This is a predicted structure of a 349-nucleotide part of an RNA (small-subunit ribosomal RNA, central domain) from an uncultured bacterium. RNAcentral holds the full RNA, with entries from ENA, Greengenes and SILVA. The prediction has a mean pLDDT of 87.
Context: one part of a larger RNA
RNA sequence: CUGGGUGUAAAGGGAGCGUAGACGGAAUCGCAAGUCUGAUGUGAAAGGCCAUGGCUUAACUGUGGGACUGCAUUGGAAACUGUGAUUCUUGAGUACCGGAGGGGUAAGCGGAAUUCCUAGUGUAGCGGUGAAAUGCGUAGAUAUUAGGAGGAACACCAGUGGCGAAGGCGGCUUACUGGACGGUAACUGACGUUGAGGCUCGAAAGCGUGGGGAGCAAACAGGAUUAGAUACCCUGGUAGUCCACGCGGUAAACGAUGAAUACUAGGUGUCGGGUUCCACAGGGAUUCGGUGCCGGCGCAAACGCAAUAAGUAUUCCACCUGGGGAGUACGUUCGCAAGAAUGAAACUC
Numbered sequence: 001c002u003g004g005g006u007g008u009a010a011a012g013g014g015a016g017c018g019u020a021g022a023c024g025g026a027a028u029c030g031c032a033a034g035u036c037u038g039a040u041g042u043g044a045a046a047g048g049c050c051a052u053g054g055c056u057u058a059a060c061u062g063u064g065g066g067a068c069u070g071c072a073u074u075g076g077a078a079a080c081u082g083u084g085a086u087u088c089u090u091g092a093g094u095a096c097c098g099g100a101g102g103g104g105u106a107a108g109c110g111g112a113a114u115u116c117c118u119a120g121u122g123u124a125g126c127g128g129u130g131a132a133a134u135g136c137g138u139a140g141a142u143a144u145u146a147g148g149a150g151g152a153a154c155a156c157c158a159g160u161g162g163c164g165a166a167g168g169c170g171g172c173u174u175a176c177u178g179g180a181c182g183g184u185a186a187c188u189g190a191c192g193u194u195g196a197g198g199c200u201c202g203a204a205a206g207c208g209u210g211g212g213g214a215g216c217a218a219a220c221a222g223g224a225u226u227a228g229a230u231a232c233c234c235u236g237g238u239a240g241u242c243c244a245c246g247c248g249g250u251a252a253a254c255g256a257u258g259a260a261u262a263c264u265a266g267g268u269g270u271c272g273g274g275u276u277c278c279a280c281a282g283g284g285a286u287u288c289g290g291u292g293c294c295g296g297c298g299c300a301a302a303c304g305c306a307a308u309a310a311g312u313a314u315u316c317c318a319c320c321u322g323g324g325g326a327g328u329a330c331g332u333u334c335g336c337a338a339g340a341a342u343g344a345a346a347c348u349c
Stems, first nucleotide, its partner, number of pairs: 004320003007303002012317001014201004021194003025088007033081002035077008049065006091191001092188003095184004103177007110154001115149007125136002162169002206247006215241002220236004258316006266294013298305002322349003331342004
């Protein structure tokens, strides 16, 4: 190198777009680079292999054959790959019609609740716990009524229900805007798939500058518990959580399952469309696209997966090769930093 793998044993990149590359639908006619075939030259000898001979045999050795799977030149073949030309419509895309959606961005608006402030009523407790205490309260709390302020999140609807590439997205309205799906079959005519590098997006925490700050709450303080209690419980409470603009680039970023295409029993829910039938508050049949459950073949070490495959195949990318040392050291790149990315060895079992 070939060969083997990647749900859970080591192993799918967090996700997308896309460059090079790799791979690529149907038909016809050329070319002949790959491919196949003939000829010629060369492929030293010795050695090795086969046959046969010489030393009594063998080792050793003579002769002949074959081989040297290669290279070059040249004649041909044209199925496949490649390539040139012409054409096609099934892949892909466009157009038109239609409905669904927490897809995104911005602005505005709304009600419930917590907290705080003001005023009224009212009086001795409130709060908290396993039990307490710290804490709050006669300077009038808790409770209750009215008014006001401010911030954050949107009960019910709500659903293995929807949308998004992933992260993720949920009050209402408006504006702008992306994608998917169904139907028609008008247009283009292979325009496709994947994608090393690259670029973009990327929860939470964190960082920078400026705002904001109701509730919650790392750190911190106090009270308990305890042998101790740097905790679990309680009372407080600052960063932070929120907004704008930047940075960062990681997660059990999970379906622990890369993307694409085709094929391979069924049953039963649900969401968005189409066609059709009936006895029409509705129901049945069928079809396309999503999302679940069960299950056969097959697969699998088993668990299980099973048309949303972990089945049968093809293409492309990424990754794995005993445990620890170690996602460490060194170097390099990126970052304001925190750190991230890349990523060993000695040694040891």